Description
Predicted 3D model of a 266-nucleotide part of an RNA (large-subunit ribosomal RNA, domain VI) from an uncultured Bdellovibrionales bacterium. Rfam family: Bacterial large subunit ribosomal RNA. The sequence was found in a public genome assembly.

Context: one part of a larger RNA
């Protein structure tokens, strides 16, 4: 830049890609078959392997600082409480989120058209023949059906809704006033979205993000202070303190400020 005015959303599918495996056990049934040994087809049901895709409710993994202990050293004048360094000090946990070994799910069923092949009807050939005419069955393969992409599918599709109805001049190129939609976009908060873009949420008519309040979750019972003990220390206030990302509220803090896009369409 196209798509014959401008946007907004939902669609159709040409056309592309992906999928596709299989075992065992039960039943039918010790039936049919077979002297017997032995032993089904057809049909239903259960339960695995590998193999993909989604997911964190379990079961664990991680969670570089969210709790707790703790050892040296050094500092906050000392104590008592903290901090700093020492692989995050080391050590036991563990929220999101992200994960697998975890959980759920797939593969199918059905259709058509056919390969080998198995017929039916038939002649040329009075017979015979699936074949020549002409009609059936017939496969984990084809095509549909299932999932996903998809209208630059220049054959540029379809539906729906929104939005622009001034004036004057021309040497017709365009030009001056006027108007500036419907709606994007820059740009800010932001995210289960991300390399960057893109997408998605939001921009005061606001819960987008911070922060706060109040829960989950985690840790596991802070500090002082009492009390018991000569002390370590242990009880009690206190299932306490603390608490990243989770969940609900709240405008306290920040979403400030702007551009673009026309005038009814060959």
């Nucleotide at each position: 830049c196209g798509u014959a005015g401008g946007a907004a959303a939902a669609c159709u599918g040409a056309g592309g890609a992906g999928a596709g495996c299989u075992g065992u056990c039960c039943u039918u049934a010790g039936u049919a078959c077979g002297a017997g040994a032995g032993g089904a087809c057809c049909g239903g049901g259960a339960u695995g392997g590998a193999c993909g895709a989604a997911c964190c409710u379990c079961u664990g993994g991680u969670g570089u600082u969210c709790c707790u202990g703790u050892u040296g050293u050094c500092g906050c004048g000392c104590c008592a409480g903290c901090g700093g360094c020492a692989u995050a000090g080391c050590a036991g946990g563990g929220u999101a989120g992200c994960u697998a070994u975890g959980u759920u799910c797939g593969g199918a069923a059905c259709g058509g058209a056919u390969a080998a092949c198995c017929g039916c009807u038939g002649a040329a050939a009075g017979c015979a023949u699936c074949u020549a005419a002409g009609c059936g069955g017939g496969a984990a393969g084809c095509c549909g059906a299932c999932u996903c992409c998809a209208a630059g599918a220049u054959u540029a599709g379809u539906u729906u809704u929104c939005c622009c109805u001034a004036g004057g001049c021309u040497u017709c190129g365009g030009c001056c006033u006027c108007u500036a939609a419907a709606g994007a976009c820059u740009c800010c908060u932001c995210g289960g979205a991300g390399a960057c873009u893109a997408c998605g949420a939001g921009g005061u008519u606001g819960a987008u993000a911070g922060g706060c309040g109040g829960g989950a979750g985690g840790u596991g019972u802070a500090a002082g202070c009492g009390c018991a003990g000569u002390a370590a220390u242990g009880c009690g206030u206190u299932c306490a303190g603390c608490u990243g990302a989770c969940c609900c509220g709240u405008a306290c803090u920040a979403a400030c400020a702007g551009u673009c896009g026309u005038g009814a369409g060959g």